Annotation:
RNAcentral holds the sequence, with entries from ENA. Bacterial RNase P class A from a Steroidobacteraceae bacterium, 390 nucleotides, folded computationally. Of the family's consensus pairs, 95% are formed in the model. Model confidence (mean pLDDT): 75 of 100. It is recorded under the gene name rnpB.
RNA sequence: GGAGUCGGCCAGACAAUCGCUGCGAGCGUUGCAAGACGCAAGUGGAGGAAAGUCCGGGCUCCAUUGGGCAGAGUGCCAGGUAACGCCUGGGGGGCGUAAGCCCACGGAAAGUGCAACAGAAAACAAACCGCCUAAGUCGCACGCCAGUGCGGCCGGUAAGGGUGAAACGGUGCGGUAAGAGCGCACCGCGUCGGUGGCAACAUGCGACGGCACGGCAAACCCCACUCGGAGCAAGACCAAAUAGGGAAGCAAGUGGCCUCACCUUAUAAAGUGGGGCUGCAAAGUGUGGCCCGCACUGCUUCCGGGUAGGUUGCUAGAGGUGUACGGCGACGUGCAUCCCAGAUGAAUGAUUGUCCUCGACAGAACCCGGCUUACCGGCCGGCUCCCUCU
Numbered sequence: 001g002g003a004g005u006c007g008g009c010c011a012g013a014c015a016a017u018c019g020c021u022g023c024g025a026g027c028g029u030u031g032c033a034a035g036a037c038g039c040a041a042g043u044g045g046a047g048g049a050a051a052g053u054c055c056g057g058g059c060u061c062c063a064u065u066g067g068g069c070a071g072a073g074u075g076c077c078a079g080g081u082a083a084c085g086c087c088u089g090g091g092g093g094g095c096g097u098a099a100g101c102c103c104a105c106g107g108a109a110a111g112u113g114c115a116a117c118a119g120a121a122a123a124c125a126a127a128c129c130g131c132c133u134a135a136g137u138c139g140c141a142c143g144c145c146a147g148u149g150c151g152g153c154c155g156g157u158a159a160g161g162g163u164g165a166a167a168c169g170g171u172g173c174g175g176u177a178a179g180a181g182c183g184c185a186c187c188g189c190g191u192c193g194g195u196g197g198c199a200a201c202a203u204g205c206g207a208c209g210g211c212a213c214g215g216c217a218a219a220c221c222c223c224a225c226u227c228g229g230a231g232c233a234a235g236a237c238c239a240a241a242u243a244g245g246g247a248a249g250c251a252a253g254u255g256g257c258c259u260c261a262c263c264u265u266a267u268a269a270a271g272u273g274g275g276g277c278u279g280c281a282a283a284g285u286g287u288g289g290c291c292c293g294c295a296c297u298g299c300u301u302c303c304g305g306g307u308a309g310g311u312u313g314c315u316a317g318a319g320g321u322g323u324a325c326g327g328c329g330a331c332g333u334g335c336a337u338c339c340c341a342g343a344u345g346a347a348u349g350a351u352u353g354u355c356c357u358c359g360a361c362a363g364a365a366c367c368c369g370g371c372u373u374a375c376c377g378g379c380c381g382g383c384u385c386c387c388u389c390u
Base pairs, nucleotide, nucleotide: 001386002385003384004383005382006381007380008379009378010377012355013354014353015352016351017350018349020045021044022043023042026039027038028037029036030035047361051372052371054370055369056368057367058366059231060230061229062228071227072226073225074224075223076090077089078088079087080086091105092103093102094101095100106222107221111220112219113216114215128161129160130157131156132155136153137152138151139150140149141148142147169187170186171185172184173183174182188211189209190208191207192206193205194203195202196201235312236311237310238309245303246302247301248300249299250298253280254279255278256277257276258275259274260273261272262271283297284296285295286294287293319338320337321336322335323334324333325332326331356359
């Protein structure tokens, strides 16, 4: 210098003016006060994913003696955590020269099932080509006989070819009619034991087994573990109108106009009391000769549930930052310090100016931990490989 890999950070900047929204010193109006209303300096105001709503938890209400079945999920080991399907470290497998990356990675000798096409054969293996003709048998030829050769039938053979995603260990020697773990050596595999490790697992430690039961469980299934349901439109409080429910009652009041008296006054107005006129005022029906009573309808007042509406839940939290200590790490503990959106038709914007590398994906709605997906670009750091120079 180039190529790569892993991790962290930023997400146009600055200024002015005008808005929107949360809080709000203070001031004004009103009020005995509590408070209400108005003005308002100042100050806070989206994200790394606020997204998908895929996991986990807090919170809330409902349900719940206990156990089982069904259902759903998870699935190497250890640890972290409030919890997880997340994270960290480790083991095993795969990819890469490496840094590093990827993997649902329990069980296929409990059972059931599946494997298109191709291929002879796809699971108690199988004979298409090839190889062989030892055993059995038939024919022909040769031969005095023993027998030999050729061909057929019946056979042998999984070493070679071919098919397939996959064909029942590999290499070599021996062996054989040809072959074959058939025998042997080495490699591989498996079982048991030892050793190391908390464990997964490892083992060029020992013994044994010729190798025996191929793959798929994100097919059913088996094993182990986990799981009650609904969600802030949860839930709590206040509480109109109308309708419906319950209780008590069905009186004589009230508005307007006129007028008189009193009070006050120079007069009047206002106020208090009386009178007149007038409007409204809930009582009606049945039973009964009438009243009470009872029944029905109506009206008045009160009570309770509840709707609209309002308040709350609502943001100080498994919180951020710094630091010390423990731990390989995820993380934990202590101390110091900070307060950082909280709307409800729902704010976070607009205009102007200057500058640059000309600005991606995208917008909170109860909160938090993850995962996944989207994304113009820029900055910083660790590590790996290659080239060059000293």